[in-house]
RNA sequence: AAAGUUCUUCAGGGCAGGGUGAGUCUGGCGGCGCGCGAGGCUGACAGGCGAUUCCCGACCGGCGGUAAACCCCGCGAGCGUUCCGAAGUCGGAGCGCAGGACCCGGUGAGAUUCCGGGGGCGACGGUAGAGUCCGGAUGAAAGAAGAAUCGG
Numbered sequence: 001a002a003a004g005u006u007c008u009u010c011a012g013g014g015c016a017g018g019g020u021g022a023g024u025c026u027g028g029c030g031g032c033g034c035g036c037g038a039g040g041c042u043g044a045c046a047g048g049c050g051a052u053u054c055c056c057g058a059c060c061g062g063c064g065g066u067a068a069a070c071c072c073c074g075c076g077a078g079c080g081u082u083c084c085g086a087a088g089u090c091g092g093a094g095c096g097c098a099g100g101a102c103c104c105g106g107u108g109a110g111a112u113u114c115c116g117g118g119g120g121c122g123a124c125g126g127u128a129g130a131g132u133c134c135g136g137a138u139g140a141a142a143g144a145a146g147a148a149u150c151g152g
Base pairs, nucleotide, nucleotide: 004149005148006147007146008145009144010143017056018055019054023049024048025047026046027045029043030042031041032040058132059131060122061121062075063074064073065072070120071119078097079096080095081094082093083092084091085090102118103117104116105115106114124135125134126133
């Protein structure tokens, strides 16, 4: 010095603008119903509100590896379940399921990573159908940095 152990801190971004109008509210009018009226139900009409979800368009890209990566190789986030710790919560260990998307040209020793061009993708629950809103989450975590210890 490495490895190990313990601890601390940190660890995700994003609808500008326009259109549509499911609904919903208000209004007078008509219909149903009632003995009549009010209320109720209902119809078309007029007006207001009304999707960051639909359409046009806009915008965003965790971590490690590798020629610098949303789309290559891996990892994390989600759901379920088993075991252990006195225990359902909490902590630890394991198992199963789910888990998206790229090509062409150029440069170069080397690039699905850079440059140019065109394209594509995005968990779960909620709600008017969501990568961008709200929620689990002031959570968890790939990992990054640091300290102590051990060691010689």
FMN riboswitch aptamer (RFN element) from an uncultured bacterium, 152 nucleotides, folded computationally. The coordinates come from a structure-prediction model, not an experiment, and the mean pLDDT is 81.